[in-house]
RNA sequence: GGGCCGGUAGAUCAGUUGGAAGAUCACUCCCUUGGCAUGGGAGAGGCCAGGGGUUCAAAUCCCCUCCGGUCCA
Numbered sequence: 001g002g003g004c005c006g007g008u009a010g011a012u013c014a015g016u017u018g019g020a021a022g023a024u025c026a027c028u029c030c031c032u033u034g035g036c037a038u039g040g041g042a043g044a045g046g047c048c049a050g051g052g053g054u055u056c057a058a059a060u061c062c063c064c065u066c067c068g069g070u071c072c073a
Stems, first nucleotide, its partner, number of pairs: 001072007010025004019056001027043005049065005
């Protein structure tokens, strides 16, 4: 320098025939206990790496850039 894969909640990851974002763990509160753990319920937490474009509408499609991984030279 080139090819490919990835970047989404504090963490690990889903969500790709475009219709507006979810799971598990963690965190906070409530129930259950004499108390803790387990279990059950509720809640908070995201400008979807950044910018631009297409579209009525973009995490999703197109272009550029940044970061990580991997392969080739």
Predicted 3D model of a 73-nucleotide RNA (transfer RNA) from a Thermoplasmatota archaeon. RNAcentral records the identical sequence in 5 taxa. Rfam family: tRNA. Its family is annotated with triplet codon-amino acid adaptor activity in the Gene Ontology. It is annotated as a transfer RNA. Its mean pLDDT, the model's own confidence on a scale to 100, is 83.